Overview: Predicted 3D model of RNase P RNA and transfer RNA as a complex of 459 nucleotides. The coordinates come from a structure-prediction model, not an experiment, and the mean pLDDT is 77.
RNA sequence: CGAGAAGGUUGGGUGAUUGCUGCAGUUUUAUGCAGAGGAAAGUCCGGGCUCCACAAAAGCAAGGCGCCAGAUAACGUCUGGCGAGGGUGACCUCAGAGAAAGUGCCACAGAAAAUAUACCGCCGAGUUUGCGCUCGGUAAGGGUGAAAAGGCGGAGUAAGAGCCCACCACGCCGUUGGUAACAACGGCGGUAAGGCAAACCUCGCCUGGAGCAAGACCAAAUAGGGACAUGUGUCAGUUUUGACGUGCGAGCUUUUGCGCAUAUCAUGUCCGGGUUGGUUGCUAAAGCCAGGCGGCGACGCUUGGCGCAGAUGAAUAAUUACCGUCGCAUAGCUUUUAAAAAGCAAUGCGCUACAGAACCCGGCUUACAGACUUUCUUGCCAC
RNA sequence: GCCGGAGUAGCUCAGCUGGUAGAGCAACUGAUUCGUAAUCAGUGGGUCGGGGGUUCAAGUCCUCUCUUCGGCACCA
Numbered sequence: 001c002g003a004g005a006a007g008g009u010u011g012g013g014u015g016a017u018u019g020c021u022g023c024a025g026u027u028u029u030a031u032g033c034a035g036a037g038g039a040a041a042g043u044c045c046g047g048g049c050u051c052c053a054c055a056a057a058a059g060c061a062a063g064g065c066g067c068c069a070g071a072u073a074a075c076g077u078c079u080g081g082c083g084a085g086g087g088u089g090a091c092c093u094c095a096g097a098g099a100a101a102g103u104g105c106c107a108c109a110g111a112a113a114a115u116a117u118a119c120c121g122c123c124g125a126g127u128u129u130g131c132g133c134u135c136g137g138u139a140a141g142g143g144u145g146a147a148a149a150g151g152c153g154g155a156g157u158a159a160g161a162g163c164c165c166a167c168c169a170c171g172c173c174g175u176u177g178g179u180a181a182c183a184a185c186g187g188c189g190g191u192a193a194g195g196c197a198a199a200c201c202u203c204g205c206c207u208g209g210a211g212c213a214a215g216a217c218c219a220a221a222u223a224g225g226g227a228c229a230u231g232u233g234u235c236a237g238u239u240u241u242g243a244c245g246u247g248c249g250a251g252c253u254u255u256u257g258c259g260c261a262u263a264u265c266a267u268g269u270c271c272g273g274g275u276u277g278g279u280u281g282c283u284a285a286a287g288c289c290a291g292g293c294g295g296c297g298a299c300g301c302u303u304g305g306c307g308c309a310g311a312u313g314a315a316u317a318a319u320u321a322c323c324g325u326c327g328c329a330u331a332g333c334u335u336u337u338a339a340a341a342a343g344c345a346a347u348g349c350g351c352u353a354c355a356g357a358a359c360c361c362g363g364c365u366u367a368c369a370g371a372c373u374u375u376c377u378u379g380c381c382a383c
Numbered sequence: 384g385c386c387g388g389a390g391u392a393g394c395u396c397a398g399c400u401g402g403u404a405g406a407g408c409a410a411c412u413g414a415u416u417c418g419u420a421a422u423c424a425g426u427g428g429g430u431c432g433g434g435g436g437u438u439c440a441a442g443u444c445c446u447c448u449c450u451u452c453g454g455c456a457c458c459a
Base pairs, nucleotide, nucleotide: 001379002378003377004376005375006374007373008372009371010370012323013322014321015320016319017318018317020035021034022033023032024031037354041365042364044363045362046361047360048359049211050210051209052208054257055256056255057254058253059252060251062207063206064205065204066203067081068080069079070078071077082096083094084093085092086091097202098201102200103199104196105195106194119142120141121138122137123136124135125134126133127132150168151167153165154164169191170189171188172187173186174185175184176183177182215280216279217278218277225271226270227269228268229267230266231265233244234243235242236241245262246261247260248259249258273458274457275456287306288305289304290303291302292301293300294299326350327349328348329347330346332344333343334342335341384455385454386453387452388451389450390449393408394407395406396405402439410426411425412424413423414422432448433447434446435445436444
């Protein structure tokens, strides 16, 4: 000077005028302070919180996750490591348990698609003048296919073959290192075991459902309405109530306890009627910033400081001036100049992203004009 | 805000356990008719909303994304 890899920060600034929302303040007006994001988004995971008249144990069903160790409130997230694959490298990718428990699938082509098998070929025997034909052996070579029944070399043979041997692959056992996944080394076995589990399934682990339109309170209004289904039992007791039974209680069953209901009423479904209001939940929370200590790291502990939106058809804006970023055009100046290129300041025009809280957090994913910046790899040139 | 569903030919829809994507209507061509419609015979038209992954192979399985549709207020 190029070409890359892994990250991080930022997401226009200042002033004037006119508004909007909340809080403070005031008798009222003035006035003051605060006012979107890194993703507020998708709603894909995990929690807090709230209700469902409930808790525990076992089993079943349904759904999810899946190398090992750790972090965390928790996770399908993150960190570190292992293995496999890719890249010269920095580094990147992996739904990464089990296919020797079982079932299923593997279209077309091909002899054969999982019980192996034989189209061409190779070899032997018979037959024939010969081409060839028949029978048998074989699976090294060809061909088909995404995939062909261990790979390569040697020995061996009529031709061949794990039939035999060495190495590699595979499986089992042991030793060493490591918390572990796993790795290295040694020994034994002797080819037995193709692929698909984002097919059913097996193994291990996890999970109750609904969601702030949850839920609580106040006010207003109406026909405190109608239909259907289910339940409404027994005993004691003056009543309240108690016992047994029955029914209901977070997918189903069983067990144990618990709660509620058991009369002119309860529960559920449907039809009809009324309102379209307010308060709360609501923002101090796994909060934000800075420093120190521990840890490779995710993160944890600790000290100090800060006060940082709460709207409800939904505020957080509009106009304008100057400045800033980038691009284009115009004429100009400077430098080296053959052309050209670079820099400087001026005028005009254009551009300035993705997108906007709605109960709150931790993640993931997706979108994003431009600007700034850290570390590392590699190629070329010069010293 | 929360919850759920659907995208396949011009339109309405099939395609369930992965293996060369179909039906009806519409369109076009021909026949029939004096001509049109109806009828008969035939033809074309699709990368299954888009991207990525698993697999030999994806409309189908998994995942991200886009578009579109529906439901959910309170009182008695």